Model confidence (mean pLDDT): 80 of 100. Transfer RNA from a marine sediment metagenome, 74 nucleotides, folded computationally.

RNA sequence: GCUCCUGUAGUCUAGUCUGGAUAGGACAUAACCCUGCGGAGGUUAUAGCGCGGGUUCAAAUCCCGUCGGGAGCG
Repeated sequence: GCUCCUGUAGUCUAGUCUGGAUAGGACAUAACCCUGCGGAGGUUAUAGCGCGGGUUCAAAUCCCGUCGGGAGCG
C1' cells in the first nucleotide's frame, strides 16, 4: 500500500441480509419491598446504535467518506 471482517448502555449481546410500532435481553448500578443483619429473591429506575455526509416520507439497517480494533496479502 491492497483486500476482508468488525464497532449498539459501565460490560456482554439481539436486531442489519429483506429500511417502518417506544432499539430488546443479560450482568452491573441506584431506590424501594422482603430479612434480626447480610445474601438470595421481587418491583421500579438510570444508561446505548464510533464520527461526518448522502438517499428516502422514514436509516442501527442502504450508499460514500473517515476514525478505532482484528485478520490476510505484498